């Protein structure tokens, strides 16, 4: 890196270093950002997927493994199928649903 399954509107920040980028890619928005972003250590913290513990219906708790800690995965589209505008039928095109993709965590499998 690959498969499958789950989850992704709740929630939960300071210091320190560090330099112009940053919010997965692309398109277009929209925010963060020299009153120092990201990254990356340290600390706290949130959760509660696994493992372990209590009780054992369901829970609790958080000790251990990850995960996470702007803004719903920042929002929309990146693609199919349906209504719709809409007409005789097809294409392009907007709106709307639905359902995928595509990331991201976990757990698990080879």
């Nucleotide at each position: 890196g690959a498969u499958u399954u789950a989850u992704a509107a709740a929630g939960a920040a300071g210091a320190g270093c560090g330099a112009a980028g940053a919010g997965a890619c692309u398109a277009g928005g929209c925010u963060c950002a020299a009153u120092g972003a990201a990254a990356c250590u340290c600390u706290g913290g949130c959760a509660a997927c696994c493992u372990g513990c209590c009780c054992a219906a369901g829970g609790g708790a958080a000790a251990g493994g990850u995960g996470c800690c702007a803004a719903u995965a920042c929002c929309u589209a990146g693609a199919u199928u349906c209504g719709g505008c809409a007409a005789a039928a097809a294409g392009a095109g907007c709106c709307g649903a639905a359902u995928g993709a595509u990331u991201a965590u976990a757990a698990a499998u080879g």
Predicted 3D model of a 110-nucleotide RNA (SAM riboswitch aptamer (S box leader)) from a Bacteroidales bacterium. It was read from a public genome assembly, where an Rfam model found it. The coordinates come from a structure-prediction model, not an experiment, and the mean pLDDT is 82. Lineage of the source: Bacteria > Pseudomonadati > Bacteroidota > Bacteroidia > Bacteroidales.